[in-house]
This is a predicted structure of a 73-nucleotide RNA (transfer RNA) from Plantibacter cousiniae (nom. nud.). It matches the Rfam family "tRNA". By type it is a transfer RNA. Lineage of the source: Bacteria > Actinomycetota > Actinomycetes > Microbacteriaceae > Plantibacter. The RNAcentral record of the sequence draws on ENA and Rfam. The same sequence occurs in records of 6 taxa.
């Protein structure tokens, strides 16, 4: 240089055919317990990389950029 995957809360991931963004962990409160872990309830935390575009509607589809990673030279 060319190719291909990827990018979603603090972390690791889902989200089937475009139709309400969701799970664990981890964080804060609350029950239990002399106290502290465990373990129960339950709350907050997302501009779905960043810009456009097509839709009645986009994490998803087109386009561009930027970033990560493997491949080719």
């Nucleotide at each position: 240089g060319c190719c291909g995957a990827c990018g979603u809360g603090g972390c690791g991931c889902a989200a089937u055919u475009g139709g309400u963004a969701g799970c664990g962990c981890a964080a804060c409160g609350c029950u239990c317990u002399u106290g502290u872990a465990a373990a129960g309830c339950g709350u907050a935390g997302g501009u779905u990389a960043c810009g456009g575009g097509u839709u009645c509607a986009a994490g998803u589809c087109c386009c561009g950029u930027c970033g990560u990673c493997g491949g080719c030279u």